[in-house]
Transfer RNA from Methylobacterium sp., 72 nucleotides, folded computationally. The sequence was found in a public genome assembly. NCBI's taxonomy places the organism under Bacteria, Pseudomonadati, Alphaproteobacteria, Hyphomicrobiales, Methylobacterium. Rfam family: tRNA.
C1' cells in the first nucleotide's frame, strides 16, 4: 500500500428487504428440608461508526473504524 472476511444481548452464533431471534449466561417463581438437576415465566439490542436507495434497511450501495487472513 492492494485484496478478501469478520463486526447482531453479558457469551458464541443465526437471520441476506417487511415485529430482531436462538443457544448459554442472568432474575423471578413452581419442585426441594438445603444445594445441585429439571420446569416456567421474565429483563436485556442505536444489529461497529456515517452517509445515500427505498413506503420501509441488520439485510443493498458508498465511505470510515477495529480485528483477522492473504499479497506486495
Nucleotide at each position: 500500500g492492494c485484496g478478501g472476511g469478520u463486526g447482531u444481548a453479558g457469551c458464541u452464533c443465526a437471520g441476506g428487504g417487511g415485529u430482531a431471534g436462538a443457544g448459554c449466561a442472568c432474575a423471578a417463581c413452581c419442585u426441594u428440608g438445603c444445594c445441585a438437576a429439571g420446569g416456567u415465566u421474565g429483563g436485556g439490542g442505536u444489529c461497529a461508526a456515517g452517509g445515500g436507495u427505498u413506503c420501509g434497511a441488520a439485510u443493498c450501495c458508498c465511505u470510515u473504524u477495529a480485528c483477522c487472513c492473504g499479497c506486495u